The RNA shown here (c-di-GMP-I riboswitch aptamer) has 78 nucleotides and comes from a Bacillota bacterium.
The organism belongs to Bacillota, within Bacteria.
RNA sequence: UAACCGAACGGGCAAAGCCGUCGCAAGGCGGUGACGCAAAGCCACGGGCCCCCACGUAGGGGUAGCCGGGUUGCCGAA
Numbered sequence: 001u002a003a004c005c006g007a008a009c010g011g012g013c014a015a016a017g018c019c020g021u022c023g024c025a026a027g028g029c030g031g032u033g034a035c036g037c038a039a040a041g042c043c044a045c046g047g048g049c050c051c052c053c054a055c056g057u058a059g060g061g062g063u064a065g066c067c068g069g070g071u072u073g074c075c076g077a078a
Base pairs, nucleotide, nucleotide: 006075012037013036017032018031019030020029021028022027035065041071042070043069045068046067047066048063049062050061051060052059
């Protein structure tokens, strides 16, 4: 120095609910609020789940805080 790992320090993000707003909806955005998170930063590539349309297939949309994967990153003990 790097990797694995995750004590400490400094901090970071923000579930549900509520209010407003966009959307057919799932859901998104902002405020409030903290369930939690060592990537709960980013990406829809694969799987799952949710919504729309459809007899069905197909198609479109969403979910990264469902899992896998990709990619970037703070700190510096054992």